Predicted 3D model of a 682-nucleotide part of an RNA (large-subunit ribosomal RNA, domain II) from a Candidatus Saccharimonadota bacterium. It matches the Rfam family "Bacterial large subunit ribosomal RNA". The RNAcentral record of the full RNA draws on ENA. The prediction has a mean pLDDT of 85. Taxonomically the source falls in Candidatus Saccharimonadota (Bacteria, Bacteria candidate phyla).

[in-house]
Context: one part of a larger RNA
């Protein structure tokens, strides 16, 4: 990992509901007791028939109250009990397996840890303390030298004990070792053997170390099926209906209670929804500026404050405020306004129950994505948190290449039958290389802002034009003048200043710009002439262009390829295209009629996790059947064909070699693929 076995709502007791039966204002035993095929007896008690109050207690009334009031509870409407099944609940281990821990009694110091008693062990070398003996040496001592001498938690360094570093080793030789270095090696040294301390305790040269491979509290058996608001597991089959991820409370937030959603029985009035009408309240979108605040702009004059003048009276004020008037704005907590929606009611339609009502039983209280209207956040999040929806959740089907929440659309079954939805129709690939009219040159489409640009298309206002406009090309562009100030210098062109004026003229600015130190000079504007037919500005808008830089490989059309497109915009027929509709033919669930009473017709239905409810296979045993089958081969087992919707079931063959079924009841150790499930094989 597989394969085969075993594995999990069970048993009692009480109670509530449903459902059958039996009796009925009554229902019925119990513990016993007789008998002995399940029968008889037992009336103690237990529920009903009366309620109410805390409670004496009084009762069709009670109770509360001072009360004859009010106002809780009943009676004026009697249905209960017993059994038996099933659904729930409570107590029990209570569906199963699952802790770390607690508590109790006893085992252990043959590992380790102190200790105690009583042996044992330490190759070899090296230093060379005290003392002693002699010789100096001193008044005596001290003091020196040689000698002897042995000490020593000395020194080296084996055996023994140890394990600092490294290398291998890691499923090993080994549940801590080996190779190599290295520490201690006469000592607080190593060890043999015998004891002595025990878990709420020992022992510890101290590391929470050890105390039999086990220590922040051994190890074993009991309490014990501790407890587990956690996690895993829960075993055949088909119909029918189908949820929550929500309040509110909780030492409550991954649990729970009621409550809302779900499903069953039961009863139920045109209930409920929807649509038209009408009548209503409101203060949100929006809008406005009275109010409340916020704020921008210009004006007038009043009043106050501040400042200056003045002995006051007053007056002046490029400062403040305040109010008035005009223009123009902002507010969730602003309103003299105000909506569609949405709520409420009344009529009318429509309306096979989708409402309500009381009882049983739930399972949900971790929801997510989208789309709108809001808080928060940074008008960040696949971001949080509400409100409307809507899909997933619990929903397959087509479409978006892939892709829970997005478009579309709701799978009972079958059919080599029709039509569409969304999306598509050039090739991968079902279906237009379909039509029309246009745009687009960027491969834009097939990925992005501000921002920029004689791309390029569509409209729109204006100017100028055969009195010749625009562009080009010839010619001219002047005088008063170097206008005036400033300035070293300012002459059109540093900078200031101006009724930037006048003159000659087709025209010609006290100058548009290059230059000059300053003049110079070159251009412009202006104006003629030559050319002959449109030129120029603006605004709006279609598609382009550029801004545009990432990491294994194109790689930001799903590929190929695609330009009068196979892109874009607008318009038209086609036609593909789903489990949608629709045909045919089957099954099923409700409801209606009709009867022959289990059938027929007709009508809507039949996706589904939590979950409620219905009907049923199939297993083991018992009772009765079938005067059931069976060595002329049972049960197992392999396989083949068939019958049912489905669990499954006949039958035939083949193996096997003694048992086994059918019909009708009854009981349950009664269905495996999951539990790091257990046992067994491979």
């Nucleotide at each position: 990992u597989c394969c085969a076995g075993c594995g999990a709502g069970u048993u009692a007791a009480u109670u509530u509901c449903a459902u059958a039966c039996g009796c009925a204002a009554g229902g019925u035993u119990a513990a016993g007791u007789c008998a002995a095929a399940u029968g008889a007896c037992g009336g103690a008690g237990c529920c009903a028939c009366a309620g109410u109050g805390a409670a004496a207690g009084c009762g069709a009334g009670c109770c509360u109250g001072a009360a004859u009031a009010g106002g809780g509870c009943g009676a004026u409407u009697u249905a209960g009990u017993g059994u038996a099944u099933g659904g729930g609940a409570u107590u029990a281990g209570a569906c199963c397996c699952g802790a770390a821990a607690c508590c109790g009694g006893g085992u252990g110091a043959c590992c380790u840890a102190a200790c105690c008693a009583u042996g044992a062990g330490c190759a070899g070398g090296c230093u060379g303390a005290a003392g002693c003996u002699u010789c100096u040496g001193u008044a005596a001592c001290a003091g020196g030298g040689a000698g002897u001498g042995a000490a020593g938690g000395g020194c080296c360094g084996a055996a023994c004990c140890g394990u600092c570093g490294u290398a291998c080793g890691c499923a090993g030789c080994a549940a801590a070792g080996u190779g190599c270095u290295c520490g201690g090696a006469u000592g607080a040294c190593u060890u043999g053997u015998g004891g002595u301390u025990a878990g709420a305790g020992g022992u510890g040269a101290a590391a929470u170390g050890c105390c039999a491979a086990u220590c922040g509290a051994a190890c074993u058996c009991g309490g014990a099926g501790a407890u587990a608001g956690c996690u895993g597991g829960u075993u055949c089959u088909c119909c029918u209906c189908g949820a929550a991820a929500u309040a509110g409370c909780u030492u409550u937030a991954g649990g729970g209670c009621u409550a809302g959603c779900g499903u069953c029985a039961u009863g139920u009035a045109g209930u409920a929804g929807c649509c038209a009408u009408c009548a209503g309240g409101g203060g949100u979108a929006g809008a406005g500026c009275u109010c409340u605040g916020u704020a921008a702009a210009g004006g007038a004059c009043u009043g106050g404050g501040g400042g200056g003048a003045g002995c006051a009276a007053u007056c002046c004020u490029a400062c403040c405020c305040a109010c008035c008037c005009u223009u123009a704005a902002c507010a969730a907590a602003c309103u003299a306004c105000g909506a569609a929606u949405a709520c409420u009611g009344g009529u009318g339609g429509u309306g096979u129950a989708a409402u309500c009502a009381u009882g049983g039983c739930a399972g949900u209280u971790a929801g997510a994505a989208c789309g709108u209207c809001g808080g928060g956040g940074c008008u960040a999040a696949g971001c949080u948190c509400g409100g409307c929806g809507c899909u997933c959740g619990a929903a397959a089907g087509g479409g978006a290449a892939a892709c829970a929440g997005c478009c579309c659309a709701g799978a009972c079954c079958a059919u080599c039958g029709u039509c569409u939805a969304a999306g598509g129709u050039c090739c991968c690939u079902a279906a237009a290389u379909u039509a029309a009219u246009a745009c687009u040159c960027a491969g834009u489409g097939g990925g992005a802002a501000a921002c920029a640009a004689g791309g390029u298309g569509a409209g729109a206002u204006u100017u100028c034009u055969u009195a010749a406009a625009c562009a080009g090309c010839u010619a001219g562009g002047a005088u008063g003048u170097u206008g005036g100030c400033u300035u070293a210098g300012a002459a059109g062109c540093a900078g200031c200043c101006a009724u930037u004026c006048a003159u000659u003229u087709a025209a010609a600015g006290a100058g548009u710009g290059c230059g000059u130190a300053a003049c110079a000079g070159c251009u412009c504007a202006c104006u003629a002439g030559u050319c002959a037919a449109g030129a120029g500005a603006u605004c709006u808008u279609g598609c382009g262009u550029g801004g545009a830089a990432a990491a294994u490989g194109u790689a930001a059309c799903g590929g190929g390829g695609c330009u009068c497109a196979a892109g874009u915009a607008u318009u038209a027929u086609a036609c593909c295209g789903a489990a949608g509709a629709c045909a045919u033919g089957g099954a099923u669930g409700c409801a209606u009629a009709a009867u022959u009473u289990a059938u027929u017709a007709u009508g809507c239905g039949u996706g589904g996790u939590a979950g409620a409810g219905g009907a049923g296979c199939g297993u083991u045993c018992c009772u009765c059947u079938c005067u059931g089958c069976a060595g002329u081969g049972a049960a197992g087992u392999c396989g083949a064909a068939u019958u049912g919707u489905a669990a499954a079931g006949u039958u035939c063959g083949g193996u096997g070699g003694a048992g086994c079924g059918u019909g009708a009841g009854g009981a349950a150790g009664u269905g495996a693929g999951a539990a790091u499930g257990c046992u067994g094989g491979a």